[in-house]
Molecule: Bacterial RNase P class A
Organism: Burkholderiales bacterium RIFOXYC12_FULL_60_6
RNA sequence: GAAGCCCGCCAGACUGCCGCUGGUGCAAUUCUGGAAACAGAGCACUGGAGGAACGUCCGGACUGCAUAGGGCAGCGUAGCAGCUAACGGCUGUCCACUGAAAGCCCGGGCCGCAAGGCCAGGGUAUAAGGUGAGGAUCAGAGCAACAGAGACGAGCCGAUUGAGUUCGGGUGAAACGGGCAAUCUCUACGCGCAGCAAUACCAAAUAGGCACACGUUGAUGGGGCCCCCGGAGUGUGCGGGUAGGUAGCACCGAGCUACUGAGUGAUCAGUAGCCCAGAUUAAUGGCAGUCACGCUAGAGGCAACUUUGGCGCACAGAAUCCGGCUUAUCGGUGGGCUUCACAA
Numbered sequence: 001g002a003a004g005c006c007c008g009c010c011a012g013a014c015u016g017c018c019g020c021u022g023g024u025g026c027a028a029u030u031c032u033g034g035a036a037a038c039a040g041a042g043c044a045c046u047g048g049a050g051g052a053a054c055g056u057c058c059g060g061a062c063u064g065c066a067u068a069g070g071g072c073a074g075c076g077u078a079g080c081a082g083c084u085a086a087c088g089g090c091u092g093u094c095c096a097c098u099g100a101a102a103g104c105c106c107g108g109g110c111c112g113c114a115a116g117g118c119c120a121g122g123g124u125a126u127a128a129g130g131u132g133a134g135g136a137u138c139a140g141a142g143c144a145a146c147a148g149a150g151a152c153g154a155g156c157c158g159a160u161u162g163a164g165u166u167c168g169g170g171u172g173a174a175a176c177g178g179g180c181a182a183u184c185u186c187u188a189c190g191c192g193c194a195g196c197a198a199u200a201c202c203a204a205a206u207a208g209g210c211a212c213a214c215g216u217u218g219a220u221g222g223g224g225c226c227c228c229c230g231g232a233g234u235g236u237g238c239g240g241g242u243a244g245g246u247a248g249c250a251c252c253g254a255g256c257u258a259c260u261g262a263g264u265g266a267u268c269a270g271u272a273g274c275c276c277a278g279a280u281u282a283a284u285g286g287c288a289g290u291c292a293c294g295c296u297a298g299a300g301g302c303a304a305c306u307u308u309g310g311c312g313c314a315c316a317g318a319a320u321c322c323g324g325c326u327u328a329u330c331g332g333u334g335g336g337c338u339u340c341a342c343a344a
Base pairs, nucleotide, nucleotide: 001340002339003338004337005336006335007334008333009332010331012291013290014289015288016287017286018285020048021047022046023045024044025043026042030041031040032039033038050315055325057324058323059322060321061320062195063194064193065192074191075190076189077188078187079093080092081091082090083089094134095132096131097130098129103124104123105122106121108119109118110117111116135186136185140184141183142180143179152177156169157168158167159166199247200246201245202244209238210237211236212235213234214233221229222228253275255274256273257272258271259270260269261268262267293312294311295310296309297308298307299306300305
C1' cells in the first nucleotide's frame, strides 16, 4: 500500500417563547372533590426515554396456591471445561464443515529484442473470520427417489470347501455391512402451576345474608301533637363481594461510574464517588432562530477552497423489575486481526 474480516462509541448542539409530568422542602391545618378511603390546591428548588425502551423468544427476582416434597405424563437441553441468581445466554478449547479479487500450480492469449509485464480461465491448500439441530444405531421400532435380480434382512447369483468353509457380485449416496436420532426411541440433566389484570389492605350505593329489638294485643309510617288514618313489615348492628382508593412501584440494588488486583477469557474481589424517568385520558412536547452534518444545483478561483439556494437529519418510544437473545436503524467515528506486495 491492496484486499478480507472482527469489536466498540455517538445518536445533533445552543438560545428564546409556550406547555406536560414526578419528587423534595417550607407555610397553613385552611380550602376544593368525595359517604368514606383518599386525592388535589400555594411558593421555592429539582428529575424526566432507548441502544434497541421494540418483539414478548429464553432465563430469573417477586407474589399467590401447602415452607412446592415423591411418582406418572408432558416439555426442554446435549462435545469437553468454565462463568452466572439463572439460562436455550456468555467465555475458553477440541472436532467437522466453510472461508480470497492475495499466494501456489496448470495450460492459454496479448505486448516486448530480452528481462519481464498485462488479461481472462481451471485446479489447490489455507489465514483472520464464520457456521454447527456436534450424547447413543451391538436395547427396540421405522425410513431410503432413480437405477438395480434384490434396499433392511437375510436371502439370491458365481467360484470354492470336509462344512453357509472362504472369496467375489454389474447398479447405486448406501449391497450381503452399514447409514439416518432435524422419525419414534434410549441415556444424562433441568423444569410444580399461574402470573403485577400477580398479590395485600381500606371501602360506598343497590340487592341479597346473619343476629338482636319492636310489631295483627296494630309496630315503623301519615298528621305540628291527640282523637284519627292505615294494615305488615320496621329499626339497629355485623359480615362477604363490587364500583372507587392505597400499597406492590421506582432511592439502596444480581445498581451506575472510576481506579487497583486475580484470571487466556466470560467473570470475580477490593477501594472511592454517585442516586439515575415513571403514569393509568397514561408526562417526557410544540413553535421560531443560529450553528453543525449529509446530498444536490449554481457562481467565483490555476488550486486548496470560498460563497448562494433547495432538500434531508434514521429506527423507534418506558408501564412490576432485572440478565440475555432476535429484529429495525439516516449517517458519523475509533480500535484491532489476517494474507499478500514493496522498502529499510